[in-house]
RNA sequence: UCAUAAAGACAUCAGAAUCAGGUUUAGAGCGGAGGAACCAAUUAUUGGGGCUAAUCUUCUAACUAAGGGGAGAGACACCUUCCAGUCUUAGCCCGUCAGCUAACUCCGUCGGUAAUGGAAGGAGCACCA
Numbered sequence: 001u002c003a004u005a006a007a008g009a010c011a012u013c014a015g016a017a018u019c020a021g022g023u024u025u026a027g028a029g030c031g032g033a034g035g036a037a038c039c040a041a042u043u044a045u046u047g048g049g050g051c052u053a054a055u056c057u058u059c060u061a062a063c064u065a066a067g068g069g070g071a072g073a074g075a076c077a078c079c080u081u082c083c084a085g086u087c088u089u090a091g092c093c094c095g096u097c098a099g100c101u102a103a104c105u106c107c108g109u110c111g112g113u114a115a116u117g118g119a120a121g122g123a124g125c126a127c128c129a
Base pairs, nucleotide, nucleotide: 001009002008013112018028019027029109030108031107032106033105034104039099047097048094049093050092051091055071056070057069058068059067060066072089073088074087075086076085078122079121080120081119082118083117084116
């Protein structure tokens, strides 16, 4: 949006989160973690670490708090950059343990959802000739 109340179907956006197959069985793509040498690191309850944009700092406060400010980071609909404006800065996991890391090993592929502009440079589509 169909469309109205729901089921259902289609579509857009952020995001790794899509495609295919399906008992004649299975994966592919994308994403994440562990893991040598060399290099790096010298630390070790003040525990440490991972996914993610989601970290740091400060004030008020009162301790598993909570609420403000600032910096940094992220989103705003064809793409990139600049300017202005708006919004977000959740949460979860490992369990004393992990730097990088070839071979190798393991895991995820959920859920949610619209309505800001200007400029420059590109890309694509439609119409006409």